[in-house]
RNA sequence: GCUUUCAACAUCCCCGUCCUGCGUACAUGCGCCGGACUGAAGGC
Repeated sequence: GCUUUCAACAUCCCCGUCCUGCGUACAUGCGCCGGACUGAAGGC
């Protein structure tokens, strides 16, 4: 440097952060696809 699997941190548990698109909704909300990033453990 590439890649795989993850979220420790969180005022019970769950939930890492941000952005684009779509769906839904009275709603600044919620859900999903994708991208970038932080951190952990593997592989090359």

This is a predicted structure of a 44-nucleotide RNA (nadA riboswitch) from an Acidobacteriaceae bacterium. It was read from a public genome assembly, where an Rfam model found it.